[in-house]
The part of an RNA shown here (small-subunit ribosomal RNA, central domain) has 350 nucleotides and comes from Streptomyces griseus. Lineage of the source: Bacteria > Actinomycetes > Kitasatosporales > Streptomycetaceae > Streptomyces. Model confidence (mean pLDDT): 87 of 100. Rfam family: Bacterial small subunit ribosomal RNA.
Context: one part of a larger RNA
RNA sequence: UUGGGCGUAAAGAGCUCGCAGGCGGCUUGUCACGUCGGAUGUGAAAGCCCGGGGCUUAACCCCGGGUCUGCAUUCGAUACGGGCUAGCUAGAGUGUGGUAGGGGAGAUCGGAAUUCCUGGUGUAGCGGUGAAAUGCGCAGAUAUCAGGAGGAACACCGGUGGCGAAGGCGGAUCUCUGGGCCAUUUCUGACGCUGAGGAGCGAAAGCGUGGGGAGCGAACAGGAUUUGAUACCCUGGUAGUCCACGCCGUAAACGUUGGGAACUAGGUGUUGGCGACAUUCCACGUCGUCGGUGCCGCAGCUAACGCAUUUAGUUCCCCGCUGGGGAGUUCGGGCGCAAGGCUAAAACUC
Numbered sequence: 001u002u003g004g005g006c007g008u009a010a011a012g013a014g015c016u017c018g019c020a021g022g023c024g025g026c027u028u029g030u031c032a033c034g035u036c037g038g039a040u041g042u043g044a045a046a047g048c049c050c051g052g053g054g055c056u057u058a059a060c061c062c063c064g065g066g067u068c069u070g071c072a073u074u075c076g077a078u079a080c081g082g083g084c085u086a087g088c089u090a091g092a093g094u095g096u097g098g099u100a101g102g103g104g105a106g107a108u109c110g111g112a113a114u115u116c117c118u119g120g121u122g123u124a125g126c127g128g129u130g131a132a133a134u135g136c137g138c139a140g141a142u143a144u145c146a147g148g149a150g151g152a153a154c155a156c157c158g159g160u161g162g163c164g165a166a167g168g169c170g171g172a173u174c175u176c177u178g179g180g181c182c183a184u185u186u187c188u189g190a191c192g193c194u195g196a197g198g199a200g201c202g203a204a205a206g207c208g209u210g211g212g213g214a215g216c217g218a219a220c221a222g223g224a225u226u227u228g229a230u231a232c233c234c235u236g237g238u239a240g241u242c243c244a245c246g247c248c249g250u251a252a253a254c255g256u257u258g259g260g261a262a263c264u265a266g267g268u269g270u271u272g273g274c275g276a277c278a279u280u281c282c283a284c285g286u287c288g289u290c291g292g293u294g295c296c297g298c299a300g301c302u303a304a305c306g307c308a309u310u311u312a313g314u315u316c317c318c319c320g321c322u323g324g325g326g327a328g329u330u331c332g333g334g335c336g337c338a339a340g341g342c343u344a345a346a347a348c349u350c
Base pairs, nucleotide, nucleotide: 004322005321006320007305008304012319014201015200016199017198021194022193023192025088026087027086029084030083031082033081034080035077036076037075038074039073040072041071042070047067048066049065050064051063052062053061054060091191092188093187095184096183097182098181099180103177104176105175106174107173108172109171110154115149116148117147118146119145120144121143125136126135162169163168206247207246208245209244210243211242215241216240220236221235222234223233258318259317260316261315262314263313266296267295268294269293270292271291272290273289274288275287276286277285300307301306323350324349325348332343333342335340
């Protein structure tokens, strides 16, 4: 590069925004750039292919035709793509009216529990384990009652339930703030999709500065276990876990499934709207419809497992990735305080 692929065999970037680029709805007119047709010129000769001829044949040589897939000029065609032009509303956005939510940020408040401190009651054990011991306790522990301090996390509700692009988000109230969905069709009139580079966000751990420190707890110490035990178990326990600001930029960042659009049997839950019927009204109920989230299942697909209107089915557009080892390594580059991360080979080998 061509073809084939990317749920589990190798392969979807952690996620989003977005410049360039690629691709792009319906209709009118126009241009004739792509596209298609004709003509002319050129496309050296040799070569190659076809037909014929000359050396006794062949190789070889000669003649004619074709090839030379191209380029230029010119005359036409205008369906499709493109440029320009004028419109349209089904895509996209916007207005109005509703609506659900642990979406985000800040502040304040609350109760349960653990630990510690003070005081009361009270006495000899407590704790821990497979069994023990280290440990704590007559300087009064454990237990129990009252008061106080402080930090972290929010039982029940809680749900294959909700929200968010992903990471993720759960006590309550207030303030600020993003997005979605439904109904209505008001307005704009293709304003769209994707997105190499680029930018932003990004769990945990880790790093810097300053706080905080109840519980838990790498490292570490001790006790056990064991042949040993740098472990599993136990008693302690520092960093850390928490907060503010700044870095790091990685995860089994997983649905191991990139984004967008259209089409292709159903059944049954659940969640958020709306409409109709029924109901005196509300609630409940039945039916329909739009958005989300599960299960089962047909066609179809799949190596099978399985997927199956939330597609791994049938198609279109755009991006990423491309045999195993060497290796996500070396070297170089740029990023980082560091830890390291990003980009990313080759020899050799199968």